[in-house]
């Protein structure tokens, strides 16, 4: 020269606890514009993910106090279960450089 191996960002499932919503926002799904990140360095996609505009489609509520009130409510504040491809952090687990060149640890 040559074999062979490590690491990352992040992504998914679940558990805890939390936010919003339940007067439907938001999640998911398209389409278009513009950015961002992608093992220690460099590069870097037709993949990944945010933000913008825009379309489409869409959903679970039930109890109890309480205020007001002549007296009540579907209306008004509360709280408790719930519900939501709801949010945020945290813990477990898995996956994990598209891809190219170098470096790294082994062996030789």
């Nucleotide at each position: 020269a040559g074999a062979a191996g490590a690491g990352u960002a992040a992504a998914g499932a679940u558990c805890c606890a939390u936010u919003c919503g339940u007067g439907a926002a938001g999640u998911g799904c398209c389409a278009a514009g513009g950015g961002g990140a992608c093992g220690g360095g460099g590069a870097g996609u037709u993949g990944c993910c945010g933000c913008u505009u825009g379309g489409a489609c869409g959903a679970a509520a039930a109890g109890c106090c309480g205020a007001u009130c002549a007296g009540a409510a579907u209306g008004c504040g509360g709280c408790u279960u719930g519900c939501g491809g709801u949010u945020u952090g945290g813990g477990u687990c898995u996956u994990g450089c598209a891809u190219c060149c170098c470096g790294c640890u082994u062996c030789a």